[in-house]
RNA sequence: GAAGUCAGCCAGACAGUCGCUCUUCCUGGUGGGGUAACCCGCAAAGGGAGGGAGGAAAGUCCGGGCUCCACAGGGUAAGGUGCCAGGUAACACCUGGGCGGCGUGAGCCGACGGAAAGUGCCACAGAAAAUAUACCGCCAGCCUGAGGCUGGUAAGGGUGAAAUGGUGCGGUAAGAGCGCACCGCGCUGCUGGCAACAGCAGUGGCAGGGUAAACCCCACCGGGAGCAAGACCAAAUAGGGAUCCUUACGACGUGACCCGCGUUGGAUCCGGGUAGGUUGCUAGAGGCGACUGGCGACAGGCGUCCCAGAUGAAUAACUGUUCACGACAGAACCCGGCUUACCGGCCAACUCCCUUU
RNA sequence: GGGCCACUAGCUCAGGCGGUUAGAGCGCGGUCCUGAUAAGACCGAGGUCUGUGGUUCGAGUCCACAGUGGCCCACCA
Numbered sequence: 001g002a003a004g005u006c007a008g009c010c011a012g013a014c015a016g017u018c019g020c021u022c023u024u025c026c027u028g029g030u031g032g033g034g035u036a037a038c039c040c041g042c043a044a045a046g047g048g049a050g051g052g053a054g055g056a057a058a059g060u061c062c063g064g065g066c067u068c069c070a071c072a073g074g075g076u077a078a079g080g081u082g083c084c085a086g087g088u089a090a091c092a093c094c095u096g097g098g099c100g101g102c103g104u105g106a107g108c109c110g111a112c113g114g115a116a117a118g119u120g121c122c123a124c125a126g127a128a129a130a131u132a133u134a135c136c137g138c139c140a141g142c143c144u145g146a147g148g149c150u151g152g153u154a155a156g157g158g159u160g161a162a163a164u165g166g167u168g169c170g171g172u173a174a175g176a177g178c179g180c181a182c183c184g185c186g187c188u189g190c191u192g193g194c195a196a197c198a199g200c201a202g203u204g205g206c207a208g209g210g211u212a213a214a215c216c217c218c219a220c221c222g223g224g225a226g227c228a229a230g231a232c233c234a235a236a237u238a239g240g241g242a243u244c245c246u247u248a249c250g251a252c253g254u255g256a257c258c259c260g261c262g263u264u265g266g267a268u269c270c271g272g273g274u275a276g277g278u279u280g281c282u283a284g285a286g287g288c289g290a291c292u293g294g295c296g297a298c299a300g301g302c303g304u305c306c307c308a309g310a311u312g313a314a315u316a317a318c319u320g321u322u323c324a325c326g327a328c329a330g331a332a333c334c335c336g337g338c339u340u341a342c343c344g345g346c347c348a349a350c351u352c353c354c355u356u357u
Numbered sequence: 358g359g360g361c362c363a364c365u366a367g368c369u370c371a372g373g374c375g376g377u378u379a380g381a382g383c384g385c386g387g388u389c390c391u392g393a394u395a396a397g398a399c400c401g402a403g404g405u406c407u408g409u410g411g412u413u414c415g416a417g418u419c420c421a422c423a424g425u426g427g428c429c430c431a432c433c434a
Base pairs, nucleotide, nucleotide: 001353003351004350005349008346009345010344012322013321014320015319016318017317020052021051022050023049024048025047026046027045031040032039033038054328058339059338061337062336063335064334065333066226067225068224069223073259074258075257076256079221080220081219082218083097084096085095086094087093098112099110100109101108102107113217114216118215119214120211121210122209135157136156137153138152139151140150141149142148143147165183166182167181168180169179170178184206185204186203187202188201189200190199191198192197230279231278232277233276240270241269242268243267244266245265250264251263252262253261272433273432274431286305287304288303289302291300292299293298323326358430359429360428361427362426363425364424367383368382369381370380376414385401386400387399388398389397407423408422409421410420411419
């Protein structure tokens, strides 16, 4: 200098004018809206101070908190997870390790339990697709005019996505784990490791293909619904009608089923009324800083900070200057993740190549 | 905001537990029939099965992630 890997941060900046929303204070002296609850307020107004979207607020794909239903109990079905150990409130996430794959490398990727528990499937082609078997070929024997029959073989050819361990030597009529060496595989033992697993030694001629994102088996996990959950208040109406189930071994809570627990009628449809207010609502598994423990994810105590809370739904608009001309995109109960979208910029560490000293 | 469902030809739908070249009706194009049209008869075209990736020898079908469209959910008695 060039190419790349990986961790983190930012998401136009500055100034002015004029608004919106939340909290709080002041001026002030009991007003305004509404049937009311309640809200705006202390004049229906004005002023001061402070806060005001994101790394994904998104998809709603996982996990939890919270709320209600037995604070959630036993079992079956259905479902999820799936190398090992740890972290965590929990996870399908994260960290470290193992194994496999990719890359020269830094590094990256992996739905990564079991196919000797059982069942199913493997189209076409091919002799044969899994209790087995032989089209061409090779070899032996017999018959014989090219050729045919019987037997042996699975080295070679052919088919296929896949063909019954691989390479070599010996061996043989030709061959074959038939024998041997090495590699692979299974089993046993020892060593290291918490473990996954690795290494070493011995042993077995090979135990018999693939598919579990096919059924299934094994281990573990978990009840259901969701803030339109739920609680309180106000107003209004016809506390109405039809059909069905059931009269307690029932029905409902309970949205798979059975038991159990609780309640004592319930489900569906039609019709009626209100479409208002408060709460839940944001101080939290919270942010930042240094310390201690740990390889790390993370944990512990200490100090410090308060950082949106709307409900037709705020965070906007305009002007000027400037630059590298601004991407994806807008909270709605709250967190931890994953995935997807995204103009660019800053910075730490590391790898490979080239050049110069 | 929350929950759920669907996507196959221009439109409406089939496609059983993966198998070779995905079908049907309507519509569209052509020919015949008719004096001409409609109806009718015959023939034909038209699909990357919403997209991407994965599992598998093989995917419309199985799995994951996106995209588009649609449906339902307030309170009182």